[in-house]
Context: one part of a larger RNA
RNA sequence: CACCGCCCGUCACAUCACGGAAGUCGGUAACGCCCGAAGUCAGUGGCCUAACCCUUGUGGAAGGAGCUGCCGAAGGUGGGAUCGGUGACUGGGAUGAAGUCGUAACAAGGUAGCCGUACGGGAACGUGCGGCUGGAUCACCUCCUU
Numbered sequence: 001c002a003c004c005g006c007c008c009g010u011c012a013c014a015u016c017a018c019g020g021a022a023g024u025c026g027g028u029a030a031c032g033c034c035c036g037a038a039g040u041c042a043g044u045g046g047c048c049u050a051a052c053c054c055u056u057g058u059g060g061a062a063g064g065a066g067c068u069g070c071c072g073a074a075g076g077u078g079g080g081a082u083c084g085g086u087g088a089c090u091g092g093g094a095u096g097a098a099g100u101c102g103u104a105a106c107a108a109g110g111u112a113g114c115c116g117u118a119c120g121g122g123a124a125c126g127u128g129c130g131g132c133u134g135g136a137u138c139a140c141c142u143c144c145u146u
Stems, first nucleotide, its partner, number of pairs: 003109001005106001008102002011099001013096004018091003023086006031078004039071001041069004047064003053060002112133009
């Protein structure tokens, strides 16, 4: 490679990653309740007693076993929090020479286009309302240049 141009979206196919999702599996740190080892501490100590003290007596005192209580690791249980894996199905996205449907935009692109919004439609989109000119053409006005 210049309108036999450019180009938009749906649909179909393929690949990739990312969301949603009844659930399901696991991790983490807490919380409520239950149970409660060792041990310290507190209470009790009607059983025991080597030492210490008083008495010397089979006693007192002191100490101890035991028991009770507070705290308390592990464990059990419950409903949540949070993180991750997986998940029928589902949503759009990206990418991919030669698929389908149309032709929305680029020229006044054949209804000027675009922005906002509402409604509608296989799809690009269409229509209504408001706004912009980054609209062509024609006419007029103002200014500038030759």
A computed fold for a 146-nucleotide part of an RNA from an Acidimicrobiia bacterium, annotated as small-subunit ribosomal RNA, 3' minor domain. Its Rfam family is "Bacterial small subunit ribosomal RNA". Its family is annotated with structural constituent of ribosome and ribosome in the Gene Ontology. Taxonomically the source falls in Acidimicrobiia (Bacteria, Bacillati, Actinomycetota). The sequence was found in a public genome assembly. Its mean pLDDT, the model's own confidence on a scale to 100, is 80.